[in-house]
Context: one part of a larger RNA
Molecule: small-subunit ribosomal RNA, 5' domain
Organism: uncultured bacterium
RNA sequence: AGCAAACGCUGGCGGCGUGCCUAAUACAUGCAAGUCGAACGGGGAAAGUCUUCGGAUGAGUACUAGUGGCGAACGGGAGAGGAACACGUGGGUAAUCUACCUUUAGAUGAAGAAUAACUAGUCGAAAGAUUAGCUAAUACUUCGUAAGACCACAGUAUCUAAUGAUACAGGGGUUAUAGGAGCAAUCCGUCUUUAGAUGAGCCCGCGUCCGAUUAGCUAGUUGGUGAGGUAAUGGCUCACCAAGGCUUUGAUUGGUAGCUGGUCUGAGAGGAUGACCAGCCUCACUGGAACUGACACACGGUCCAGACUCCUACGGGAGGCAGCAGUAGGGAAUAUUGCACAAUGGAGGAAACUCUGAUGCAGCGACGCCGCGUGGGUGAUGAAGGAUUUCGGUUCGUAAAGCCCUUUUGUCAGGGAAUAAAAAAAUGAAUGUACCUGAAGAAUAAGCACCGGCUAACUUCGUGCCAGCAGCCGCGGUAAUACGAAGGGUGCAAGCGUUGCUC
Numbered sequence: 001a002g003c004a005a006a007c008g009c010u011g012g013c014g015g016c017g018u019g020c021c022u023a024a025u026a027c028a029u030g031c032a033a034g035u036c037g038a039a040c041g042g043g044g045a046a047a048g049u050c051u052u053c054g055g056a057u058g059a060g061u062a063c064u065a066g067u068g069g070c071g072a073a074c075g076g077g078a079g080a081g082g083a084a085c086a087c088g089u090g091g092g093u094a095a096u097c098u099a100c101c102u103u104u105a106g107a108u109g110a111a112g113a114a115u116a117a118c119u120a121g122u123c124g125a126a127a128g129a130u131u132a133g134c135u136a137a138u139a140c141u142u143c144g145u146a147a148g149a150c151c152a153c154a155g156u157a158u159c160u161a162a163u164g165a166u167a168c169a170g171g172g173g174u175u176a177u178a179g180g181a182g183c184a185a186u187c188c189g190u191c192u193u194u195a196g197a198u199g200a201g202c203c204c205g206c207g208u209c210c211g212a213u214u215a216g217c218u219a220g221u222u223g224g225u226g227a228g229g230u231a232a233u234g235g236c237u238c239a240c241c242a243a244g245g246c247u248u249u250g251a252u253u254g255g256u257a258g259c260u261g262g263u264c265u266g267a268g269a270g271g272a273u274g275a276c277c278a279g280c281c282u283c284a285c286u287g288g289a290a291c292u293g294a295c296a297c298a299c300g301g302u303c304c305a306g307a308c309u310c311c312u313a314c315g316g317g318a319g320g321c322a323g324c325a326g327u328a329g330g331g332a333a334u335a336u337u338g339c340a341c342a343a344u345g346g347a348g349g350a351a352a353c354u355c356u357g358a359u360g361c362a363g364c365g366a367c368g369c370c371g372c373g374u375g376g377g378u379g380a381u382g383a384a385g386g387a388u389u390u391c392g393g394u395u396c397g398u399a400a401a402g403c404c405c406u407u408u409u410g411u412c413a414g415g416g417a418a419u420a421a422a423a424a425a426a427u428g429a430a431u432g433u434a435c436c437u438g439a440a441g442a443a444u445a446a447g448c449a450c451c452g453g454c455u456a457a458c459u460u461c462g463u464g465c466c467a468g469c470a471g472c473c474g475c476g477g478u479a480a481u482a483c484g485a486a487g488g489g490u491g492c493a494a495g496c497g498u499u500g501c502u503c
Stems, first nucleotide, its partner, number of pairs: 001502003005499005012372006018365002020330001025328003029325003034070003039067002042064002048057003077283003087207007096200002101196002105192004109143004118133006148175004153170001155168005179188003209255003216246003221243008258280004262273004285306005308319004336362001338361003344358001345356004375405004385396004411439005419430001447492005452473003458487005468475002
C1' cells in the first nucleotide's frame, strides 16, 4: 500500500460497484425452454346480433391433446477433476465438417403402404402397458429424369517442398425434391449445387508449479505393411513383421493446481494472485454407455449399475438446485421464496404474438470506493459547572448562553422527466423515481483509537510485582505521563480500531 474479508465499539444521506473464499454437502416449494393451426387429420366454444323461441348467425372462427417442423448443443451455474496440445502465443489442414444466414446455377414429374390422435376392449394401487379397427401430412417408401455433385479409369495444361492441388474435355457408375398462404400478382418453403460468412474438429514449434529422502520407465509399447473405423490424419482399432521408443537438458513416480487477459505490490527487475468483467477448458448425484441430430456422448434427454431420498394396495414406481429465489447443515462469514419483459439480446412464428430467474430493475449488508452533511456570523461578567492549583490563579473557552442569519440534508405540499426506437399512433418494470419549485424550522445527524520511546499528544486520583498492560524495548514491589478512572490533549472521521493474508 492492498483485500470478495471477519470481529469489537459506533452509525445521518446519496451515487457507483460488490456479496458462500467453508460442505462439487443434502435439498421442501415455486419458477428457469419453448414455439408454430400459413405442415396434418381430429375435437371445438362464448359474448354479441336476428328470431316464427324450434333455431340461425357469430364460426368450423378463437382455442386445442396428438402426428410433424424448428429450438432445446445457445443463454445461465460451478471449479470437482486435469501438470495436459488443457491454456497462452504463433503456424498448418494439399487430412476436415459446418443447421440457420448471404450468394451462384438449376429442379420441384409419377405412384404407394402405414401410423398416432380417435373408437371399442383388457391389465395395473399408481407410473403406465397392451389388443383389434379407422385416418392425414412438409411424417415414411418406391419409380422416372440426372444439370450439378461424388467415384474409379485413361489424357492435356498450370501450380506445389510433398503424399498431391486446380482447370478442361471423354465415355462408365452412384445419387434429388413437399408443399403451404393468397381471388390473383406474388410470398414463404423443399431438393441439388457454387462461393462466402460464422462456428467447430485435428496436427505442430515455443512457454507453463514443487519434490531425486522418486532413477530408471514402456508390449499397442516404438516403427513398418495391409485392413477396419472416422467428417478427417493417426496404433485410433485389428492381423502380420521388425525391436524399437523415453530419460540427469530430470523420463517415470508422488504432491499441488482450472489456464489466460488481468489484479495487488514494487522506482524497476521481480514477487504474490486468478473474486467481480472478458476469452478458453472441464464438470452436471457417483461410474459407464450409446441414441437423436449440422453440432452432444447432452445441467432442467434416454439406458445400465451404485449410494441416498420419497410414494406404494408390497406386485412395483418416482427423483437429482455446481439455474433464480429459498431451507437445513458446515462456518469467523456472505442477501429477497421481490417486479417486469418497458429496453438490450435469444428461441419459435408470414405476422399478431408467445416464452425468456438471460437481462433490465428494485430489496437487504458502511462490504468497498467516491461525494455531502451534522450549521454560519457575532458574542468576555472570560458566566455557571468540571478539572487542577504554589490558593494568587490556570484551563475546558468564543466554547456555551444571548443576538443576527442560512436551509445542503431530512419533513410536508405542488409540479414532474429521459431511457421509446429513422411516416403516424400505441407501448415504462424501475416510478410519481431522478429532477424542479415552495413552506416551516438549528431544527433530524459524532464517534473510535491513542497520549513512556519508536510515534503526534500530560496531569490528578486509585492500585501497590497485586490487579493489569504489551507490536518491540519493556511498565507495576507507596509519589506509575506505560495498569484502572477522570480532566485535558493528539490523530482519523461515518467511521475508527483489532485480527488474518499478500507485496